Transfer RNA from Candidatus Uhrbacteria bacterium RIFCSPHIGHO2_01_FULL_46_23, 72 nucleotides, folded computationally. Model confidence (mean pLDDT): 80 of 100. RNAcentral holds the sequence, with entries from ENA. Its Rfam family is "tRNA". Its family is annotated with triplet codon-amino acid adaptor activity in the Gene Ontology. The family's RNA type in Rfam is transfer RNA. RNAcentral records the identical sequence in 6 taxa.
This record gives sequence, C1' cells and structure tokens, in this order.
RNA sequence: GCCCCCGUAGUUCAAGGGAUAGAACAGCGGACUCCUAAGCCGCGGAUGACCGUUCAACUCGGUCCGGGGGCA
Repeated sequence: GCCCCCGUAGUUCAAGGGAUAGAACAGCGGACUCCUAAGCCGCGGAUGACCGUUCAACUCGGUCCGGGGGCA
C1' cells in the first nucleotide's frame, strides 16, 4: 500500500427495515439476617462519528475513526 471482518449497557451477547433496543453477569437501592454471602424485589445504564437512501435505519449505502486478520 491493497483486500476482508468487527464496533450495541461496565462485561459477554441478542435484535438482520417498523413494537418502549432486550437478556445474563456486574453496579446501586430495598427487604430478609445478629452480621455477611446466596437467593428475593426494584432502579439506572448502550447502537463509534458524520452524511445519504427510505414514510420509517441498530439494520441498507458512502466517508472517517478505532480494533483484528490476510497478502505484499
């Protein structure tokens, strides 16, 4: 330098054009307990950025950013 793949919550993953973007673990609060843990109830938290297509974009297209891989 060229090509390919990936980017969603603190972490690991769903959602593959239309529903309020869900789950598990973690975190916080509550109740329980002599105390702690486990288990129970509840709460907060995310689509890498910009532009485009569309009535509608996490999803499709483009550029950029970041990560990984292959070739040279």